[in-house]
RNA sequence: CCCGAUAAAGGCAAACCCGCCGCGAGGCGGGGACGCAAAGCCAGGGGUCUCUGAAGAGACAGCCCAGCCACCGAAG
Numbered sequence: 001c002c003c004g005a006u007a008a009a010g011g012c013a014a015a016c017c018c019g020c021c022g023c024g025a026g027g028c029g030g031g032g033a034c035g036c037a038a039a040g041c042c043a044g045g046g047g048u049c050u051c052u053g054a055a056g057a058g059a060c061a062g063c064c065c066a067g068c069c070a071c072c073g074a075a076g
Stems, first nucleotide, its partner, number of pairs: 002076001003073002011036002016031006034062001040068002044065003047060005
C1' cells in the first nucleotide's frame, strides 16, 4: 500500500413522522434505524429526476466512474 475480521473505539443514517424553506425534483433541523468501511468531500463524465411551450435553469454523492482527504488493524 492492497485488503477489511463474529476485533475494539467511535461515526453516518433509508423508509416513516414533525417543523421550516423551495413551483418542483429536493434541502435544513428534530425524532427514527433500513443499511453503510469512506453512506467523508466533490456535479468533471455517465445516469435518474424536477421546472419550462421552448431555449434553458435546477435536484440527487445512500446509482456508477473519475478526482481529493481520512479513523482502526486480525488474517492474507

Predicted 3D model of a 76-nucleotide RNA (c-di-GMP-I-GGC riboswitch aptamer) from an Actinomycetota bacterium.
It was read from a public genome assembly, where an Rfam model found it.
NCBI's taxonomy places the organism under Bacteria, Bacillati, Actinomycetota.